[in-house]
RNA sequence: CGGGGCGUGGCGCAGUCUGGUAGCGCAUUCGACUGGGGGUCGAAAGGUCGUAGGUUCAAGUCCUACCGCCCCGACCA
Repeated sequence: CGGGGCGUGGCGCAGUCUGGUAGCGCAUUCGACUGGGGGUCGAAAGGUCGUAGGUUCAAGUCCUACCGCCCCGACCA
């Protein structure tokens, strides 16, 4: 430099194809059961969906540019 993939709560991921307003597991907090711990059950909090712009009634999803990480190739040593 070229090609490809990934970026979504604290962590790991789904949702993208086919636009309809964001969810699962673990963790956290509270409550119930228990003498307590552990465990089980119930509830809750927590996300500018990498950044900026565009299309649209409506964008995590489509389009453009850029940023970061990873892989492959090329080049240099």
Description
Predicted 3D model of a 77-nucleotide RNA (transfer RNA) from an uncultured Rhodospirillaceae bacterium. It was read from a public genome assembly. Its Rfam family is "tRNA". The prediction has a mean pLDDT of 81.